[in-house]
Molecule: small-subunit ribosomal RNA
Organism: uncultured bacterium
RNA sequence: GAGUUUGAUCCUGGCUCAGGACGAACGCUGGCGGCGUGCUUAACACAUGCAAGUGGAGCGACGAACCAGGCUUCGGCCUGGGCCAGAGCCCCAAACGGCCGACUAACACGUGGGUAACCCCCCCCGAUGACCGGGACAACCCGAGGAAACUCGAGCUAAUACCGGAUGUACCGCUCUCUCAUGAUUCAGAACGGGAAAGAUAACUUCGGCCUUCGCAUCGGGACGGCUCCGCGGCGCAUUAUUUUGUUGGUGGGGUAAAGGCCUACCAAGGUUACAAUGCGUAGCUGGUCUGAGAGGACGAUCAGCCACCCUGGGACUGAGACGCGGCCCAGACUCCUACGUGAGGCAGCAGUGGGGAAUCUUGUGCAAUGCUCGAAAGCUUGACCCAGCUUCGCCGCGUGGGGGAAGAAGGACUUCGGGUUGUAAAGCCCUUUCAGUUGGAACGAAGCUUCCACGGUGAAUAGACUUGUGCAGUGACCUCACCUUCACAAGAGACCCCGGCUAAGUACCUGCCGUCAGCCGCGGUAAUACGUGAGGCUGUAGCGCUGUCCGGAAUCUUUGGGUGUAAAGCGCGUGUAAGCGUCCUGGUGAUUCCGCUGAGUAAGUCGGGGGCUCAGCCGUCUGAGGCCGGCGGAUACUGUCGCUUUGAAGUACAGACUAGGCGAGUGAAACUCCUGGUGUAGCGCUGAAAGGCGCAGAUAUCGCGAGGAGCACCAAUUGCCAACGCAGAUCGAUGGCACGUUACUGACGCUGAGACGCGAAAGCGUGGGGAGCAAACAGGAUUAGAUACCCUGGUAGUCCACGCUGUAAACGAUGGGCACUAGGUGUGGGGGGUGUCGACUCCCUCCGUGCCGAAGCUAACGCAUUAAGUGCCCCGCCUGGGGAGUACGGCCGCAAGGCUAAAACUCAAAGGAAUUGACGGGGGCCCGCACAAGCAGCGGAGCAUGUGGUUUAAUUCGACGCAACGCGAAGAACCUUACCUGGGCUUGACAUGUAGAUCAUACCUGUGGAAACACAGGGUCAGUUCGGCUGGAUCUUCACAGGUGGUGCAUGGCUGUCGUCAGCUCGUGUCGUGAGAUGUUGGGUUAAGUCCCGCAACGAGCGCAACCCCCGUCGCAUGUUGCCAGCAUUUAGUUGGGGACUCAUGCGAGACUGCCGGUGACAAACCGGAGGAAGGUGGGGAUGACGUCAAGUCAUCAUGCCCCUUAUGUCCAGGGCUACACACGUGCUACAUUGGCGCGUACAGAGGGCUGCGAUACCGCGAGGUGGAGCGAAUCCCUCAAAGCGCGUCUCGGUUCGGAUUGCAGGCUGAAACUCGCCUGCAUGAAGGCGGAGUUGCUAGUAAUCGCGGAUCAGCAUUGCCGCGGUGAAUACGUUCCCGGGCCUUGUACACACCGCCCGUCACACCACGGAAGCAAGCAACACCCGAAGCCGGUGGCCUAACCCUUUGGGAGGGAGCCGUCGAAGGUGGGGCUCGUGACUGGGGUGAAGUCGUAACAAGGUAGCCGUACCGGAAGGUGCGGCUGGAUCACCUCCUUU
Repeated sequence: GAGUUUGAUCCUGGCUCAGGACGAACGCUGGCGGCGUGCUUAACACAUGCAAGUGGAGCGACGAACCAGGCUUCGGCCUGGGCCAGAGCCCCAAACGGCCGACUAACACGUGGGUAACCCCCCCCGAUGACCGGGACAACCCGAGGAAACUCGAGCUAAUACCGGAUGUACCGCUCUCUCAUGAUUCAGAACGGGAAAGAUAACUUCGGCCUUCGCAUCGGGACGGCUCCGCGGCGCAUUAUUUUGUUGGUGGGGUAAAGGCCUACCAAGGUUACAAUGCGUAGCUGGUCUGAGAGGACGAUCAGCCACCCUGGGACUGAGACGCGGCCCAGACUCCUACGUGAGGCAGCAGUGGGGAAUCUUGUGCAAUGCUCGAAAGCUUGACCCAGCUUCGCCGCGUGGGGGAAGAAGGACUUCGGGUUGUAAAGCCCUUUCAGUUGGAACGAAGCUUCCACGGUGAAUAGACUUGUGCAGUGACCUCACCUUCACAAGAGACCCCGGCUAAGUACCUGCCGUCAGCCGCGGUAAUACGUGAGGCUGUAGCGCUGUCCGGAAUCUUUGGGUGUAAAGCGCGUGUAAGCGUCCUGGUGAUUCCGCUGAGUAAGUCGGGGGCUCAGCCGUCUGAGGCCGGCGGAUACUGUCGCUUUGAAGUACAGACUAGGCGAGUGAAACUCCUGGUGUAGCGCUGAAAGGCGCAGAUAUCGCGAGGAGCACCAAUUGCCAACGCAGAUCGAUGGCACGUUACUGACGCUGAGACGCGAAAGCGUGGGGAGCAAACAGGAUUAGAUACCCUGGUAGUCCACGCUGUAAACGAUGGGCACUAGGUGUGGGGGGUGUCGACUCCCUCCGUGCCGAAGCUAACGCAUUAAGUGCCCCGCCUGGGGAGUACGGCCGCAAGGCUAAAACUCAAAGGAAUUGACGGGGGCCCGCACAAGCAGCGGAGCAUGUGGUUUAAUUCGACGCAACGCGAAGAACCUUACCUGGGCUUGACAUGUAGAUCAUACCUGUGGAAACACAGGGUCAGUUCGGCUGGAUCUUCACAGGUGGUGCAUGGCUGUCGUCAGCUCGUGUCGUGAGAUGUUGGGUUAAGUCCCGCAACGAGCGCAACCCCCGUCGCAUGUUGCCAGCAUUUAGUUGGGGACUCAUGCGAGACUGCCGGUGACAAACCGGAGGAAGGUGGGGAUGACGUCAAGUCAUCAUGCCCCUUAUGUCCAGGGCUACACACGUGCUACAUUGGCGCGUACAGAGGGCUGCGAUACCGCGAGGUGGAGCGAAUCCCUCAAAGCGCGUCUCGGUUCGGAUUGCAGGCUGAAACUCGCCUGCAUGAAGGCGGAGUUGCUAGUAAUCGCGGAUCAGCAUUGCCGCGGUGAAUACGUUCCCGGGCCUUGUACACACCGCCCGUCACACCACGGAAGCAAGCAACACCCGAAGCCGGUGGCCUAACCCUUUGGGAGGGAGCCGUCGAAGGUGGGGCUCGUGACUGGGGUGAAGUCGUAACAAGGUAGCCGUACCGGAAGGUGCGGCUGGAUCACCUCCUUU
């Protein structure tokens, strides 16, 4: 920096990613070289080999070969010599080098110091010395034991081995003097005591020596190295808070190289710790490494320094140095050998083996170089080291070719079929040869060192040491090296990961919530850029990915650099300890601070400069830097400290006030209940409605008297007081506190406050009282599906008092305390002052308290705003994702309930705050609608019709399902339709186009078979023509293809329904807001209307509304045929002449606009009333349907993507089915009758339709209808007589002269065909039904109701459906409380798939981690006691004893073995502590797709919610008491704002 919480936004906050790194591991892949690196695990066990020797110039002895001499039996033997080898004595080394990190939280390490408290082999410098003696022991020889390892005894021998004496002044002890803290140093003095030695060897030699070098001894000094002490620094846990008995100190003694309780005896009782002792866990420390801008964080491989360890534990010896990796002793575990008696061993050296593990190499070469040991040296040794080998483990470098090449080849894969892409990529052409391969050559590392030679100076010297030499000779593991070179050929050399976003790079196919992917968000349920495959592409590249770990990003523990009203977070409040911070002036100091110089800060590393390998990595060189620390000098502002002042902080005194501040005592009135008495009678009481309860045994009501307990009406108030909790009748007593005013005094005495201590509502607990009312639990009654609740009646703890405990609350302003500063306005309480007044108000100023509104500023926003959440300082508490959990365990407190402190495993990618837009609310306000109400007529009951469900069936084709499916698609299923079923057929197909081939027809007719389709047979046979099957066309065959009412309406277009003809839905610019968004569109009026007016940070605009369009209503004009007929003529008849007046028709116009008047209103819009008018406020009706919602409906109207079928899911045919029928529902028709039925007579429409048609007059039939065919393609003719109505008659309340279902018979019509399955007529039959339960529908005027007429579809089929038409023609609307739907504003919200939302708990099941648990098992560190190895020390020393001393020669002294004692490892016994594991069973928790029970929460969530506490209940939860607002709504009060 990005992704991820939301519909969107801002914030908080976690999770995740991109970067770098690694001693890595794993997967795929792999050409070369260089430089590095390589058991992080089992400090597990180890076969085998090697890793420490060396010196003959310290010593003796032995021996093969050799030389010399001698001897010889000729085999050889003896002596001497030098040389060599192994063993021994002896010296030095072995304490270094190498490995490892178990232990260790420590002076272990780092850094800086101290030693007046120390040591130091080898090395260097200086001084001095080295005299005289002695006795042994290995080797060797002999003997003995043992399996072995090895051991024992006797004898001989040398030394630079060992011992004694002498000397010893500069050594040690002791004594004295001076400086002096103890001391040291120096000088001086003397007495006493103690303390040393070793030789070897070259040259020369007169063999006597001389001299050299090395070695030896003592002392002083140096260098190197080490011991020891001290300051400071660096891990976690306080769920480790006290710890300690040699402990703290002293004295005496011991011990050490050395101070010291280091050890011991005695004395005293101290010592450590909140600045973290003690305990537990973890860990080697550092230079440094990685990361980071830095500050930091993490780590401590390789290299370097220090420490520690070497199978585990203990111990000493030797030595200059060890308590010793390749030494010793003991104990233990383990391994090996064994003859069972005993022995041997220690790879955390180099290789290597097993084991463990995700995982880490060769049983290599060489001492050539560097370095170490020994040696005089040559030299020897060296798994240190230098090299090589193995490993993609890392870093660095190189290559896998370069140029040119478009027919943009082929192939692949994509495609919109055009093409684009792979792609200059390939091929073909030209060139080069790094690397690998091959040939030959060939450095550096060798500086030096050694032998020899020569020279020089030093020197007595030819010695020694030193120097010189292109001197001679020798010395290379690596090395088949680097490097150079020859030859040949593009020849031998590219894989991995990724392509949804973050994040560079997208397409096709396969699959179909399957199989998979996944770092986070998330993909996959038939069109997957996310899985798999192909081709293509991107990044890095001999590597690429994955995993793990660390830092970063993470300002996500915040010193740099965060927060705490509501997101996580202010302790409930105070007093106060430690501690932190602290007024003014002045002086001292100079700790702190700052400056300068200086010491140290190993090297390497890091950074910089230049350098060497062809570059780089790598190497080497020079310089700089380095927190902290030490020393010296300087400065003095701040801080500190010491001293002296000041008054402002703070406090004291005084005056008058204020106060529901706390405590105690008695006391008052009203209400309530109870008791008693009177009056009085049937109810009372309670609720939404009731019931249980009380009451004729006299209640309730009412009056009088009495008793009791608790609380204090009015005053009363955003009032007052208190630290908080909290405090209210009035009186008295003692008592606390603040503010104000005044001056006097003290003089920083202050602020905060970890621990600590105190106070602390309600509930609860203990003891004893008290108990009126109220009231958890409980009981009864209701409510309810249930009701462990809400409501009602009772009712116990409790509520009250005293004393004691508890210590928690939404203990809240969700806001710690203190000080200072930063606009105002307006209330109110207390004090003071001023003005004014006789006085009291009023007004003004001021201090303190308490509210509201607001500027700047702050804030994520909301909001806060002198009572800060602003600006600063000081101190304290607290927070660091959600859940698990304020839980478990541990500890402390409590009588208990429980409180305080307080985790982890596991799990999620969120949890959350504020605000926005919607939606929703059993929230509010305003408004509308046949929404209710007021009415009329219905439905729901009957019969039938019709549709649907269900059932049935071979099939009952399919679709439509709340409103908005159900007389719907269907404006008409006997066949057809038809999509369904059964059966029979066809396969380029019933239908289209093209290709190739064949034929010349096809149609049509007849016959046979068949249910038909169809098959067969026969007949028949087109047109044009250039005369060519040439053209059109047809048939058959072939291939492409046709076809599908098969699937998906959740892939779609189009169309449609619905909210809704509701009044809304948006945009541009501007403005406001961090933003989502807001404003406009809200507000005041008004309207049918976002209609209009006014106002307004808005101004405008668009789609909707309205209007424009059509029909109807009035009039005018024009035109009159098929229409009309007033007047004229004519007639049965507008029939005809005629007429245009009227009706009507057609066309064009007029008219209505709140235009006029009055009123209301804001001088508006508009509304109300009126006039005129055919019509009046939209005149009535229609068409017209905004942005959008419902994944609404339709793939079966049509179109269409994809999928599916292809001798069938296509197509043809016959028959059947869609018409079934116990039943349920919707929509209708007809009725139930007298406002009626029936009969007779009689009047008046409109709108339509008609040539495959309507069909008149006439005739036949009771009728349906038939015969027949005038007229009419229509203002002409026909359908066409409208019916209700009106008049007269009849019926008379009866299941009827109502009603017509059902059924029988007989007919008619259409049609190939009415059986399944049409309609109609006549006669007969005459069912249910007497106005319809809960509930429910339509309608506000020419409407409902009622009456008939027409049309589409159609061969036929509709008195019932649908679409139209006219006739007759009502009732009612007070009104908006309620039901439903809708609109606007506002409010709450945990909803946004939007309440059909969200969501809580028990129970059941599965899995996971954790707690408890009788116990079981193990580890760790201590404690008490027992046993007590090795060993040091001490004692003894009866046994042994070469040197030296004494001696009377026996011995003694001395020493030693042995024995004893203190200490002492391991071991044993015992009771405790801590920790881990495991455990029947048990407890809660977490997670899981659709399980069960309820509905607790979110809206007033339907009883507002929540907090603490107590009781109760399957569960959420309920109830009581106290508290909070983080409660909606309405009303009132107060305050504020504006005028």